[in-house]
Context: one part of a larger RNA
RNA sequence: AUAAACGCUGGCGGCGUGCAUAACACAUGCAAGUCGAACGAUGAAGCUUAACUGAUUUCUUCGGAAUGAUUUUAAGUGGAUUAGUGGCGGACGGGUGAGUAACGCGUGAGUAACCUGCCUUGCACAAGGGGAUAGCCGUUGGAAACGACGAAUAAUACCCUAUGAUAUAAACUCUUCGCAUGAAGGGCUUAUCAAAGAUUUAUCGGUGUAAGAUGGACUCGCGUCUGAUUAGCUAGUUGGUGAGAUAACAGCCCACCAAGGCGACGAUCAGUAGCCGGUCUGAGAGGAUGAACGGCCACAUUGGAACUGAGACACGGUCCAAACUCCUACGGGAGGCAGCAGUGGGGAAUAUUGCACAAUGGGGGAAACCCUGAUGCAGCGACGCCGCGUGAACGAAGAAGGUAUUCGUAUCGUAAAGUUCUGUCCUAUGGGAAGAUAAUGACAGUACCAUAGAAGAAAGCUCCGGCUAAAUACGUGCCAGCAGCCGCGGUAAUACGUAUGGAGCGAGCGUUGUCC
Numbered sequence: 001a002u003a004a005a006c007g008c009u010g011g012c013g014g015c016g017u018g019c020a021u022a023a024c025a026c027a028u029g030c031a032a033g034u035c036g037a038a039c040g041a042u043g044a045a046g047c048u049u050a051a052c053u054g055a056u057u058u059c060u061u062c063g064g065a066a067u068g069a070u071u072u073u074a075a076g077u078g079g080a081u082u083a084g085u086g087g088c089g090g091a092c093g094g095g096u097g098a099g100u101a102a103c104g105c106g107u108g109a110g111u112a113a114c115c116u117g118c119c120u121u122g123c124a125c126a127a128g129g130g131g132a133u134a135g136c137c138g139u140u141g142g143a144a145a146c147g148a149c150g151a152a153u154a155a156u157a158c159c160c161u162a163u164g165a166u167a168u169a170a171a172c173u174c175u176u177c178g179c180a181u182g183a184a185g186g187g188c189u190u191a192u193c194a195a196a197g198a199u200u201u202a203u204c205g206g207u208g209u210a211a212g213a214u215g216g217a218c219u220c221g222c223g224u225c226u227g228a229u230u231a232g233c234u235a236g237u238u239g240g241u242g243a244g245a246u247a248a249c250a251g252c253c254c255a256c257c258a259a260g261g262c263g264a265c266g267a268u269c270a271g272u273a274g275c276c277g278g279u280c281u282g283a284g285a286g287g288a289u290g291a292a293c294g295g296c297c298a299c300a301u302u303g304g305a306a307c308u309g310a311g312a313c314a315c316g317g318u319c320c321a322a323a324c325u326c327c328u329a330c331g332g333g334a335g336g337c338a339g340c341a342g343u344g345g346g347g348a349a350u351a352u353u354g355c356a357c358a359a360u361g362g363g364g365g366a367a368a369c370c371c372u373g374a375u376g377c378a379g380c381g382a383c384g385c386c387g388c389g390u391g392a393a394c395g396a397a398g399a400a401g402g403u404a405u406u407c408g409u410a411u412c413g414u415a416a417a418g419u420u421c422u423g424u425c426c427u428a429u430g431g432g433a434a435g436a437u438a439a440u441g442a443c444a445g446u447a448c449c450a451u452a453g454a455a456g457a458a459a460g461c462u463c464c465g466g467c468u469a470a471a472u473a474c475g476u477g478c479c480a481g482c483a484g485c486c487g488c489g490g491u492a493a494u495a496c497g498u499a500u501g502g503a504g505c506g507a508g509c510g511u512u513g514u515c516c
Stems, first nucleotide, its partner, number of pairs: 001514002004512005011388006017381002019346001024344003028341003033088003038085002041082001046077006057066003095299003104224008114216002119212007127161004137150005167192004172187006197204002225271003232262003237259006244252001274296004278289004301322005324335004352378001354377003360374001361372004391421004401412004426453006435443001460505005465486003471500005481488002
């Protein structure tokens, strides 16, 4: 010094922090949705009108007349709701450290070898058509999961044509420049490629291109643990040519050719390990470490693979294989907490199946808003750091009592009692924020303030032979025991046990583990 644990003890608050072990297995709930201003459908409440019904009330010549609550139906209006198609987001945020000794990370360069949705800026466009399909409806299979067939339908879904350059490709040509391949700019010809609408008429979108910003990809120099009781390793291996693949370079992949490449400046093999900013220690040099916070990387039951997409080879997507668990009508299906809580297990050991989107941020939306276990808060734990308290002043008959005693006394000791005060904290009542902006506050009637009450609820732990601050008595008798080292204990133990006294620290104290 500590992500600590254990023993004894324990009043309050603030700020932090909390599975280091089994990357063991997981019940349950939640953690990624959103847009009806893309689309076809659906069409609730309400309102209006018409028809039906006919309660009640009034008048009455008692025959009836008028009134019209309510119910139902139809039409219109209205637009709630949303399964489906479509768009954007599910590649961020959150978790973990298994793997990895590597361009993984750190640092410094390079890309004349590259990509980049949303965002910003500039320029230019948006013409004409078409065929489907889901939902819905009908038939039907299955226990379920989930389907099959038929008919019909829409779009910012899909397709065709047109237009089209500063884009791309090819040929020719000019200028400038560089760091080998080459780069930038200009001219000319040919070829190729685009679009979508919505609406409340404010706007929001669409396409192409040039740049910016952001994010990424690749390459290189240097640095990055231990072992030689690991000395040789390597066939896509090293290089070339050609073809392919990629955003792009490259044995990245393939065919052929050559025989290279690495290594005592430690290859290969084996062990261990995520890396860093930092953190701890130290006067420094250094040593140790990599919890929390931040950056990068890797992983998502184990192994493999691609699809979609600007971006993944994708934690809460797909497919295959494996192990495990669950459902089953035995034909077949479902699942993945190293998200937040929580459970079992392991362990010396680590928390609530909480509240809220009020703030900050993120996704969608024109917006209202919706979602957000990110986050903000609350709960539990003296786990850590810091702060406060457990009273203050006076008070000698130096009370009683304890202990020691040379029996005189000494000491606990102004300590207590007693008297007078105060109110941190506490309790009761009342008021009551900032954080939020015109409105919106989970926290929270919290922090804080006022009044009243009452010393009332609040001290322990370790040690006292030397190191090392602090000693006496009794008990025990090499026993019981102590102990970090030296060492104590065998009848006068300052070292064991108890008591009294003392020393140290104090809501902690001591022990153990680990690092300097």